[in-house]
Context: one part of a larger RNA
RNA sequence: GACGAACGCUGGCGGCGUGCUUAACACAUGCAAGUCAAGGGGGCCCGCAAGGGCAACCGGCGAACGGGUGCGUAACACGUGAGCAACCUGCCUUUGAGUGGGGGAUAGCCGGCCCAACGGCCGGGUAAUACCGCAUACGCUCCAGUCCUGGCAUCGGGGGUGGAGGAAACGUUUACGGCUCAGAGAGGGGCUCGCGGCCUAUCAGCUUGUUGGUGGGGUCACGGCCUACCAAGGCGACGACGGGUAGCUGGUCUGAGAGGAUGGCCAGCCACAUUGGGACUGAGAAACGGCCCAGACUCCUACGGGAGGCAGCAGUGGGGAAUCUUGCGCAAUGGCCGAGAGGCUGACGCAGCGACGCCGCGUGGGGGAUGAAGCAUUUCGGUGUGUAAACCCCUGUUGCUCGGGACGAACGACCGGUUUCGACCGGUGUGACGGUACCGAGUGAGGAAGCACCGGCUAACUCCGUGCCAGCAGCCGCGGUAAUACGGAGGGUGCGAGCGUUGUCC
Repeated sequence: GACGAACGCUGGCGGCGUGCUUAACACAUGCAAGUCAAGGGGGCCCGCAAGGGCAACCGGCGAACGGGUGCGUAACACGUGAGCAACCUGCCUUUGAGUGGGGGAUAGCCGGCCCAACGGCCGGGUAAUACCGCAUACGCUCCAGUCCUGGCAUCGGGGGUGGAGGAAACGUUUACGGCUCAGAGAGGGGCUCGCGGCCUAUCAGCUUGUUGGUGGGGUCACGGCCUACCAAGGCGACGACGGGUAGCUGGUCUGAGAGGAUGGCCAGCCACAUUGGGACUGAGAAACGGCCCAGACUCCUACGGGAGGCAGCAGUGGGGAAUCUUGCGCAAUGGCCGAGAGGCUGACGCAGCGACGCCGCGUGGGGGAUGAAGCAUUUCGGUGUGUAAACCCCUGUUGCUCGGGACGAACGACCGGUUUCGACCGGUGUGACGGUACCGAGUGAGGAAGCACCGGCUAACUCCGUGCCAGCAGCCGCGGUAAUACGGAGGGUGCGAGCGUUGUCC
């Protein structure tokens, strides 16, 4: 000097930040991921009808994002620079082409039955943008063969030919929204490699899928990734292997720098979601608020069996020196769904609590003595506190009261107009914060100062008490009868809504 700090004393206001560093301990309660009725059939309600509303089920998209934590990990995990002639990619943009004709089911529903609960069984019947064949398919995939061209070992790119294989879905309505195939792009992801960044040799040898090859399997994709066989290799004092510790980075702190220390908030990447394992669905997961199995734990039970997972936001217990509200709102920004209106959103925007930090402001200003009182001291003359107070004249930051009162709002939608049909202009309307910030008026010095230190280092001195006692102390050291070092007082010094102490780093 710094801090996500804590503790002691003290504490007026505001702005912006920030707040479980410990038990990745256990969790009551509420909320945190839904949406679409313009995909489908039915049900209920309102209505004469047209039509409107509700929401279960099938179906679509999303739930792989966003949010949390730092357990594990010394690793291609991260950073940086390359490579993929070894790869994938929903939604979006763009280009080309297509959207023909059929079929069989199953939820919901109806009927019956079982069950404490969770839930389940049987029969009947129904729809689709759900599911399955057929047709077509230049570009696609595979095989055969041919031409051109390029390189980087395996080879890459392009153009013909023949054969085989592979698509689809329609809806509202007149303008849209979709669906299928193929090419390109953007963004996202996967894999590989060079280099870089901890401690320990009181760890010196390590390794059998181990190192390489061939055949096969598997994957979106290369690969001992897996498997069979063959060979006997591979790594290591330039530190293998083992042990310990640890998420990495941009950065942060310190320092003139070199360096050292560190990785909280914010941002990027990674890992994890009660512990361990596994796959399913899907463009994407080995999936925090999905599924299955096992373990521990908790809860319900009719004892047969079931339910659960806050390292989401609040909140509770516990641990601890120590860390907040079971708040408001989707108005803004962003996300998901939807043609839209809109719905959802503890992301986010705000508010609350804490001097935890930084910054700003105030606690008044000017005048005022032959220097009041009190207190302290005294050589008893005086001296200090001290222009300090009183007193006089002011001001009005802030506080309190009253009045006015925002920016953040642009969109979208509707109406009117214009239009090159992309859109544009005008009007109406939308604010949690918030009657907040801010502005004005009134009031009245009124409500607002402490903490540490004063032997030297180190700015600041006297008196009394105590008497190696009581105590102080960062180091040196003070205290045994005049202690500037202990305790109190007066005075002083330094900081100031803070001041000290402790801890840690430089």